[in-house]
The RNA shown here (c-di-GMP-I riboswitch aptamer) has 75 nucleotides and comes from an Actinomycetota bacterium.
Of the family's consensus pairs, 94% are formed in the model.
The coordinates come from a structure-prediction model, not an experiment, and the mean pLDDT is 89.
RNA sequence: AAGCGACAAAGGCAAACCUGCGGCAACGCAGGGGCGCAAAGCCAGGGGCCCUACCGGGGUCGCCCAGCUACCGAA
Repeated sequence: AAGCGACAAAGGCAAACCUGCGGCAACGCAGGGGCGCAAAGCCAGGGGCCCUACCGGGGUCGCCCAGCUACCGAA
């Protein structure tokens, strides 16, 4: 360095649900809230699933794969 992931340390993120806002919707954003997460950080390239005023477009990376980046250092 890479691989790996602990009854370690410092932290981080934030499911369902509620409120407000945006959107036709899926869903997203903010606040609350914690189910969980070693990439539950970023990314829509491939696949899956979801929505649609529809055959065009949109969403989901906390569904999987791939790509990029990252804290710590036991076995």
It was read from a public genome assembly, where an Rfam model found it.